[in-house]
RNA sequence: UGGGGUAUAGCCAAGCGGUAAGGCAAGGGACUUUGACUCCCUCAUCCCUGGUCCGAAUCCAGGUACCCCAG
Numbered sequence: 001u002g003g004g005g006u007a008u009a010g011c012c013a014a015g016c017g018g019u020a021a022g023g024c025a026a027g028g029g030a031c032u033u034u035g036a037c038u039c040c041c042u043c044a045u046c047c048c049u050g051g052u053c054c055g056a057a058u059c060c061a062g063g064u065a066c067c068c069c070a071g
Base pairs, nucleotide, nucleotide: 001070002069003068004067005066006065007064010024011023012022018054026042027041028040029039030038047063048062049061050060051059
């Protein structure tokens, strides 16, 4: 310098145009003499900035960080 990939909660991770699943962790509650187990509830501006669209995590453009390949 060129090409490719990844970026979603504290961590892992689904989602491919129509209000963001699940697990672990954390907080609150129920249960229990206490603790553990179990159950219920809470916890996402989707890397950033624009654009398209009635509607964008998703499509487009530009950037940022990291990884891989080539030189």

Source information:
The RNA shown here (transfer RNA) has 71 nucleotides and comes from an Erysipelotrichaceae bacterium. The prediction has a mean pLDDT of 81. The sequence was found in a public genome assembly.